Background
c-di-GMP-I riboswitch aptamer from Paenibacillus sp. N3.4, 91 nucleotides, folded computationally. It matches the Rfam family "c-di-GMP-I riboswitch aptamer". Gene Ontology term of the family: cyclic-di-GMP binding. Lineage of the source: Bacteria > Bacillati > Bacillota > Caryophanales > Paenibacillus.

[in-house]
RNA sequence: UUGCAUAAGGGGCAAAUCCGCCGGAAGACGGAGACGCAAAGCUAAAGGGGCCAACAUGCGCAAUAUGUGCAUCAGCCAGCCAGUUGCCAAG
Repeated sequence: UUGCAUAAGGGGCAAAUCCGCCGGAAGACGGAGACGCAAAGCUAAAGGGGCCAACAUGCGCAAUAUGUGCAUCAGCCAGCCAGUUGCCAAG
C1' cells in the first nucleotide's frame, strides 16, 4: 500500500455564541447550540499551574483625597498538567 474476514457499542459529555438568573469579578447554574473529547467522570489549603481583585491584612506611592500600586488571605478554573474511579472490546 492492497485484498479478505470481522466485532462490541448504537450511547455519554458538551466549546464558542445567544437568552435568563446569581456574583464586585473570575466564574457558576438553567435553556438553546455543537467546537471538540475514550474519561471533556470525580477531586481545588493539605500536588503543580492559571484567573479575578470587592472586602480584609501588610508594605509602598501620594498628599487631605478618604486616592493608588504590589503581595497575601478569601473567591474561581479540572475542556492546563496531575491524582483517582470507570464503559465496550473482534483483531